[in-house]
RNA sequence: CGCGUCUUGACGGGGUGCUGGCGAAGGCCGGCUGAGAUUGCAGAAGCAAAACCCGCGAACCUGAUCCGGUUAGUACCGGCGUAGGGAUUUGAGACAAGCUUUUCU
Numbered sequence: 001c002g003c004g005u006c007u008u009g010a011c012g013g014g015g016u017g018c019u020g021g022c023g024a025a026g027g028c029c030g031g032c033u034g035a036g037a038u039u040g041c042a043g044a045a046g047c048a049a050a051a052c053c054c055g056c057g058a059a060c061c062u063g064a065u066c067c068g069g070u071u072a073g074u075a076c077c078g079g080c081g082u083a084g085g086g087a088u089u090u091g092a093g094a095c096a097a098g099c100u101u102u103u104c105u
Stems, first nucleotide, its partner, number of pairs: 001098001004095007011055004017032006038049004060085003066079004
């Protein structure tokens, strides 16, 4: 010098589900998967924040309470899927190989 890897900051994007018991209700106590399923305000079914994940090597959404399996389950696994959409960046530090230059043998 500068491709790559790791860590970290800023900015941007995303999801926050399913279910059992108790209770008149508000709600409380659990369970399942997972990185995450938390809190607050609403109660026109949403909005905001925190944590987490992702920024084309792409999280996530649509189809979809779809189809097959499994189950307490609209969750979970797989199909659909080389599907359609989707933020799509940036700064700092460290590290190994490589290139260039200098010195010594």
A computed fold for a 105-nucleotide RNA from Marinobacter nanhaiticus, annotated as TPP riboswitch aptamer (THI element). Its mean pLDDT, the model's own confidence on a scale to 100, is 76. Its Rfam family is "TPP riboswitch aptamer (THI element)". Rfam describes the family as follows. Vitamin B(1) in its active form thiamin pyrophosphate (TPP) is an essential coenzyme that is synthesised by coupling of pyrimidine and thiazole moieties in bacteria.